[in-house]
């Protein structure tokens, strides 16, 4: 884009069109093919007469013409359907051996006879359908005869063969015949028609010729899929003869021959009506074959013929079969794939309508009759087209809705309101064309005129991207959406609703189907090194393609002409319906086929010539090319013998194994089999597989040189044939070593493995199979062309300096230009540029599988699907991450050391458990002496109970009060709270008004409040990798791109630190430095600090004095690889040295790049959303956070002699202190108490430092250790029961150095010793600080852990805690096998053999002709024959369904 559509929601009008795609399923009912009296006989009802009459009627004449019959024409058209058919069926173009009713033209006839028969009548059978017998009759029915121009046959003499009449009108003539009827006169006559005859006209009939139309037959070309269908065919192919037909022909038959078709796809199977066209597409193509038109086929299924001009016949016949119906059970009837309609099937497709008015058809001379063809109407938005549902003005931008940053925005000029209009629909009236003279179903329709009134008339889908259109609410991986990607797990533009918006519009969406996009089957117009794809290799058949030149031909090719290419459709230009759809006229087109004329370049064909392709010849050359036979040495194993003794062998380490019966080792001799070290080389040869000691013989190919010969002999190659590693198979040998299977030993969680000891097939030979490999250059063969450089192999030529250079041909490698390639890469050995031929590919899996075929002894090979399933699979390259990959480097990372933890008791935190509650958070490192720098109440968030509700706290309104706050005492209560009460105190301004501000109380409402949830909605802050050396940017350059380069490389550093190099040049955040502190010096200052010298002294820097020193705290200096030597590259730097308080960053701190972990925190704070609101908020009392079988982390104290205890009594520093530190003194054993100087601090005080030193104890559960418990006290505090700390006395547990494992530390460090502080009423083994004493060790970077840089591999990217394979278990799905079973289809053989035509017979019957009347000719029935449908039997082929069980596959 399209549709014969369907479904969902919706629906005003009209025009035009189309409307069972499924069950070619079954059909009730009605209609769809009749007509002709001018072919014929007979003739009912009715009407008009006559006679008779019992008045019922009977008989009879005429008219009339029904029903039925004989006969003619039609029924073979029109209408329906698409089952069958892969075919001369259709399309297109030809051909000759034909027929053709009616029609047209021409021509010649149309004479004379005959015998029957239906109808009818009578009898009769049957339920019916339908008959039977006898009798009568006509014709345009039937049959002879005559005639025969032309026709047919022929022996060319001859012979044969026709007919039908009817009707009307006119004219002429006769008045002979007839009447029961008519007329006239009258009882007896008369008149006048038709029929008849003739002529003309007309409709017919017969013979013949021609035409037209229609039809039959034959041929070329075109016309779906499958080779997992490869061979088919006996009337088959051809001939001769005959028969048959309208006609050719094996169409049929007899005989003869053995042909015919087929890889250019026969046969078979499946599917299918074909075409003009339709639809899509730029086209080429693809799909399709409704309506309309042409052809074909069919008419319940199968078969058959009859009639006829035409049928093997839709509304005919016969037979068989299935089905339905009727039946009196004996028999009969039927065929909607005609129009309506019914049932059924289905997602789905209409009225049992009107009319022959028009157009056509049949019959008829005609009138006319028939016509479900046709023309119309009805139904349904099924489609196409057109129209309408109103138009203008209208801002207070109304109300309402929705959103909101609360300002507003939007719906929106939209509405309302005002002013207009009336298409369509409605009502009234009028009223066609379609009809040449009449006749109108449609139809009172179309149209026209008038009227009323905005009046009766809008929906559907969508709004994450593709794709135009965004917000709120609800929901919370639910419900749902979805064409693809994908949305939804509490802030969803994606679900549902709403508002708004977008699109289309009487429709809009969905589904289905086709084409397009899809160059995704590639003719136009693709590919095959690695993405799917080159056969393992060669030879070669058919086929395809093919060198130079001359000539011929004209098949292909090209140009012109002619015929045809139906109409419709499509296109162009016009015309008609108001427009359009629609209809219509003309034109072009129909790309095709046939024919003819011409051209002759190219291709083909034929003929001639040539040498460059190809081959032959001659002379040389190299070689693991192949085959056969022989031969050689080294090694291995075995055997024999000697020497010799205890091990050997093997491994990471061992063991199995061998060995005192003498191994291994070694010497000599012998045997056997297999393989050929060195040479040896991206060296050689071969088509590939492959080929390696040496010699001989046989043999294939190649290269170089010569240029004598042939003269295109060539290339490729479907099928085919051969070769074809290893393993494997068969038969027979052989068997040293090696060695699947197997056995044992190890390893291991296991080890059906890797390692070891053995060891059978096999490996070897001969013959025969197999036919596959990552058979690889993952690169088919051949030819030509297109820069080079450098090796190497085999030849040739030239030059000379004789081993070199140059050159050339053939191989074999590497690098590389152009070019190609997605990139990687290829690059004269192409994957470049071209040509020829072959093979192969078309998403992944299923699957190189199943089935079938072929091959094979088997193993198996080859050919080779589908169902189902997924949205990917894959290639190349990029950045990361990772590796039990590599290189370089670092870190208390290991190592070297010291001390711990893990064992004990206790402290503390956590888990778990318990509980009314044991509040919450933190979870590997990076949670666990963490938040918590202090849980008895408080804290407190938890639990129980009691209690308050504008609230403990904030802002705003009204009223009251002036304040108010503190305090004493009492009552109730557990307390909060409530009620009394004593005393003290009474804001600021003021206009003197509770007027203003402020405070308090009461009331009402907005609100307060929440340690409630979400750290995965957030801010801020923090941890961690990590104080690791990294992380990036601009410009440039390279790359299709992701990206790269810079940042890599060589050195160096603690460092991306610095130097050098470099398509990079620069820059930023990090590193370093700048900052603080400690270490040295100088300077300034000198109290509360200090005292060298001086003086005094109560001996205390106490006093005078001093500021030199210490110290304090301000400011400066000092260190920079600066100097020297070595090394390095003349660099950066490194090593050593000097000087110096300090030396290469002097020690320590602060400082934390881009980022990672959805790391931690909503319980510090802030904050979105959600939730609670007499409670999830507030207050209070009591309890809990302190529980305790247990597990873990972090610590303290120990286990002792480097120690305990006692004694002596020396030396620090940081800090703190007024509700405080508290000296001296008194008191208590002590904790402490009493009292209180001094100190707001370099002044007073905490403050005693402790390890140290001396003495004692002597290795023990102790004079170690101190838990636990008893008891008496102290302190703090409202209060120490749950649940504080301390003191005294008594008690005296575990523990004797700690398994696996694990932690810290590199120097003033570890270890060890004490001191201080924050929090704090009280409470530290914790935390943060301070000083005292003061070590050991580092060879080194293999390993463990972590990290950095470069490189490599990757199927990882949530990034190795990744990805992912197979079995097993379960569920579902499709499928293979399967004893069988059911059905379809088909073949062969045989049986049966209806109807029918054919040929035979015909003794029964027999009108026309002949005839001597006997009979004959001819015909009919009957009979038997061969052919044949259905049916049956048997054996196959093929396809499909089901199938216990079973195999694998897919998905979860």
């Nucleotide at each position: 884009a399209a549709c014969g559509a369907a479904c969902g929601c919706u629906g005003g009008c009209g025009g035009c069109a189309g409307g069972c795609u499924u069950a070619a399923c079954a059909c009730a009912u009605g209609c769809a093919a009749g007509u002709c009296g001018a072919a014929c006989g007979a003739g009912a009802a009715g009407c008009c007469g006559g006679u008779c009459u019992u008045c019922g009627g009977a008989c009879u004449g005429g008219u009339a013409g029904a029903c039925a019959g004989u006969g003619g024409c039609g029924c073979a058209c029109g209408g329906g359907u698409g089952a069958g058919u892969a075919a001369c069926g259709c399309g297109u173009g030809g051909g000759g051996a034909c027929c053709u009713g009616u029609c047209c033209u021409u021509u010649g006839g149309u004479g004379g006879g005959g015998g029957a028969u239906a109808a009818c009548u009578a009898u009769u059978g049957g339920a019916a359908a339908c008959g039977a017998u006898a009798g009568c009759u006509a014709a345009u029915a039937c049959c002879g005869c005559a005639u025969a121009a032309g026709c047919c046959c022929c022996u060319a003499g001859g012979g044969g063969g026709a007919a039908a009449g009817g009707c009307u009108a006119a004219u002429c003539c006769c008045g002979c015949a007839u009447a029961a009827g008519c007329c006239c006169c009258u009882a007896g006559g008369g008149g006048g028609a038709a029929a008849g005859a003739u002529u003309u006209a007309u409709c017919g009939c017969c013979g013949a010729a021609g035409g037209a139309u229609g039809g039959a037959c034959c041929c070329g070309c075109g016309u779906c899929u499958g080779a997992u269908u490869a061979g088919c065919u006996a009337g088959u192919u051809g001939g001769u003869g005959a028969g048959g037909u309208a006609a050719u022909g094996g169409c049929u038959c007899a005989c003869c021959a053995a042909g015919g078709c087929g890889a250019c796809g026969a046969u078979c199977a499946g599917u299918a009506g074909c075409u003009g066209g339709u639809u899509u597409g730029a086209g080429a193509g693809g799909a399709u074959g409704a309506u309309c038109a042409g052809c074909c086929a069919c008419a319940c299924u199968g078969g058959a013929a009859c009639u006829g001009a035409g049928a093997c016949a839709c509304g005919g016949u016969c037979c068989a079969g299935a089905c339905u119906c009727c039946u009196a059970c004996g028999g009969g009837a039927g065929g909607c794939a005609g129009c309506a309609g019914u049932g059924g099937g289905g997602a789905a497709u209409a009225u049992u309508g009107g009319a022959c008015a028009a157009u056509g058809g049949g019959g008829g001379a005609a009138a006319c009759c028939c016509u479900g063809a046709u023309c119309c109407a009805g139904c349904a938005a099924u489609g196409c087209c057109g129209c309408g549902u109103g138009a203008g003005u209208g801002a207070a931008g109304a109300a309402g809705g929705c959103c909101c940053u609360a300002g507003g925005g939007u719906u929106g000029u939209a509405a309302a309101a005002c002013u207009c209009u009336u298409u369509c629909a409605c009502c009234c009236g009028u009223g066609a064309a379609g009809a040449u003279g009449a006749u109108g179903a449609c139809g009172g329709u179309a149209g026209c005129g008038g009227g009323a009134g905005a009046a009766g008339a809008a929906g559907c889908c969508c709004c994450g991207g593709c794709u135009a259109a965004c917000u709120c609410c609800g929901u919370g991986c639910c419900a749902g959406c979805a064409g693809c990607c994908g949305c939804g797990g509490u802030a969803a533009u994606a679900c549902g609703g709403a508002g708004g918006g977008g699109g289309c519009u009487a429709g809009c969406g969905u589904u289905g189907u086709u084409c397009g996009g899809a160059u995704u089957u590639a003719c136009u117009g693709g590919g095959c090194g690695u993405a799917a794809a080159g056969c393992g290799c060669a030879c070669g058949u058919a086929g395809g393609c093919g060198g130079a030149u001359c000539g011929a031909u004209c098949a292909g090719u090209u140009g012109g002409g002619g015929g045809u290419g139906a109409a419709a459709g499509g296109c162009c230009u016009g015309g008609g319906c108001u427009c359009a759809a629609c209809c219509u006229a003309g034109g072009a087109a129909c790309u095709g086929c046939c024919u003819u004329c011409a051209a002759u370049a190219c291709u083909g064909u034929c003929g001639g010539u040539c040498u460059u392709g190809a081959g032959u010849c001659c002379g040389g050359a190299a070689g693991a090319g192949g085959g056969u036979a022989g031969u050689g040495g080294a090694a291995u194993u075995c055997c024999c013998a000697g020497u010799g003794u205890a091990g050997a062998g093997g491994u990471g380490a061992a063991a199995u194994u061998c060995g005192u019966a003498g191994a291994u080792a070694u010497u000599g001799g012998g045997a056997a089999g297999a393989a050929c070290a060195c040479c040896a080389g991206u060296g050689g040869c071969g088509a590939a597989g492959g080929c390696g000691g040496c010699u001989a013989c046989c043999u294939g190919g190649u290269c170089c040189g010569g240029u004598a010969c042939u003269g295109a002999c060539g290339c490729u190659g479907a099928g085919g044939u051969g070769c074809g590693a290893a393993a494997g198979c068969g038969u027979g040998g052989g068997g040293a070593g090696c060695g699947a299977a197997c056995a044992g030993g190890a390893u291991u969680a296991g080890a059906u493995a890797c390692c070891c000891u053995g060891g059978u097939a096999g490996u070897c030979c001969a013959c025969g199979c197999c036919g596959u490999a990552a058979a690889c250059g993952a690169u088919g063969a051949g030819u030509g062309c297109u820069a080079g450089g450098u090796g190497u192999u085999g030849g040739g030529c030239a030059g000379c300096a004789u081993g070199c250079u140059g050159u050339u041909c053939a191989g074999u490698g590497c690098c590389g230009c152009a070019g190609c390639u997605a990139a990687c890469g290829c690059g004269u050995u192409a994957a470049g540029c071209a040509c020829u031929c072959c093979g192969c590919c078309u998403g992944g899996g299923g699957a190189g599988u199943a089935c079938g075929g072929c091959c094979g002894c088997a193993a198996g090979g080859u050919u080779a699907a589908a169902a189902c399933u997924c949205a990917a699979a894959g290639g190349a390259a990029u950045u990361g991450a990772c590796g039990g990959g590599g290189g370089c480097c670092c870190g208390c990372a290991c190592a070297a050391g010291c001390g711990g933890u893990g064992g004990a008791g206790c402290a503390u935190g956590u888990g778990g458990u318990u509980u009314a509650a044991u509040u919450c958070g933190a979870a590997g490192c990076a949670a666990c002496g963490c938040g918590a720098a202090g849980a008895a109440c408080c804290u407190u968030a938890c639990c129980a109970g009691c209690u308050c509700u504008u609230g403990a706290c904030a802002u705003a309104g009204a009223g009251g009060u002036u304040a108010u706050g503190g305090u004493u005492a009492c009552c109730g209560g557990a307390g909060a709270c409530g009620g009394u009460u004593u005393c003290c105190u009474u804001c600021a301004g003021u206009u003197c008004g509770g007027c203003u501000g402020g405070g308090c109380c009461u009331c009402a409402u907005a609100c307060a409040g929440g340690u409630g949830c979400u750290g995965c909605a957030u801010g801020g802050c923090u941890g961690u990798c990590g104080u690791c050396a990294g992380c990036u940017c601009g410009u440039g350059u390279c790359g299709u791109g992701a990206g790269a380069u810079g940042u890599u490389g060589g050195g160096u550093u603690a460092a991306g630190u610095c130097c050098c190099g470099c398509a990079a040049c620069g820059a930023g955040c990090g590193c370093a430095a700048c900052c603080c502190u400690c270490g040295c010096c100088c300077u300034u200052a000198g109290u509360u600090g200090c005292c060298a010298g001086c003086a005094g002294u109560u001996c205390g820097g106490c006093u005078g004095g001093g500021c030199a020193c210490u110290c304090u705290a301000g400011g400066g200096g000092a260190a920079c690889u600066g100097c020297c030597g070595g090394u390095g590259a003349c660099a950066a730097g490194c090593c050593g040295g000097a000087g110096g308080a300090a030396g290469g960053u002097g020690g320590g701190g602060a400082u934390g790049a881009c980022g990672u972990c959805a790391a931690g925190u909503c319980c510090u704070c802030a904050u979105g959303g959600c939730c609670c609101u007499u409670a999830c908020g507030g207050g209070c009392u009591g309890g809990g956070c302190u529980a305790c079988a247990c597990a873990c982390g972090u610590g303290c104290u120990a286990c002792a002699a480097u120690g305990g205890c006692g004694g002596u009594g020396a030396c620090a520093g940081u800090g703190g202190g007024c509700a405080g530190c508290g000296a001296u003194c008194c008191u208590g054993c002590a904790a402490g108490g009493g009292g209180g100087a001094g100190c707001u601090a370099a002044u007073c005080u905490c403050u005693a430092a402790a390890a140290a030193c001396c003495g004692u104890c002597u290795c023990a559960g102790u004079u170690c250790g101190g838990a636990u418990u008893g008891u008496u006290c102290u302190c703090u505090g409202c209060a120490a029961c749950u649940c504080g700390a301390g003191a005294g006395c008594a008690u005296g547990a575990a523990g004797u150095u700690g398994g696996a494992a694990u932690c810290g530390c590199u120097a003033g460090u570890a270890a060890u010793c004490g001191c201080g502080u924050a929090u704090c009423a009280g409470c530290a083994u914790g935390a943060c600080g301070c000083g005292g004493u003061g070590a050991a060790u580092a060879c080194g970077u293999u390993c463990c852990c972590g990290g950095g840089c470069c490189u490599u591999g990757u199927a990882c990217a949530c990034a190795c805690c990744g990805c992912c394979c197979g079995u097993c278990a379960c569920a579902c799905c499709a499928u293979g096998g399967g004893a069988g079973u059911u059905g379809g289809u088909u073949u062969u053989a045989c049986c049966c053999g209806a109807a029918g035509g054919c040929a035979g017979u015909g003794c029964g019957c027999u009108a026309a002709c002949c005839g001597u009347u006997c009979g004959g000719a001819g015909g009919c029935a009957g009979c038997a024959g061969g052919c044949c449908a259905c049916g049956g039997u048997a054996a196959g082929g093929u396809c499909a369904g089901c199938g216990a069980c079973u195999g694998g596959g897919g998905u979860g």
A computed fold for a 1452-nucleotide RNA from an uncultured prokaryote, annotated as small-subunit ribosomal RNA. Its mean pLDDT, the model's own confidence on a scale to 100, is 83.